[in-house]
Molecule: Fluoride riboswitch aptamer (crcB RNA motif)
Organism: Paraburkholderia humisilvae
RNA sequence: ACGUAGCAGGGAGAUGGCAUUCUCCUUCAACCGCCUCAGGGCUGAUGAUGCCUGCGAGUUU
Numbered sequence: 001a002c003g004u005a006g007c008a009g010g011g012a013g014a015u016g017g018c019a020u021u022c023u024c025c026u027u028c029a030a031c032c033g034c035c036u037c038a039g040g041g042c043u044g045a046u047g048a049u050g051c052c053u054g055c056g057a058g059u060u061u
Stems, first nucleotide, its partner, number of pairs: 009026005016052006033042003
């Protein structure tokens, strides 16, 4: 100096915040939704769970 493995740290998981947990990445990385030739169309604030905020739908007062 390089390579591999482990631990710790940091980061990421289609739009916000907090907490828990899972997975992934280690900076030339993880990640950056789906359908359609195009035009255009569709779901969702989660990777998962709970709460909050925002948005959407229905019902009641």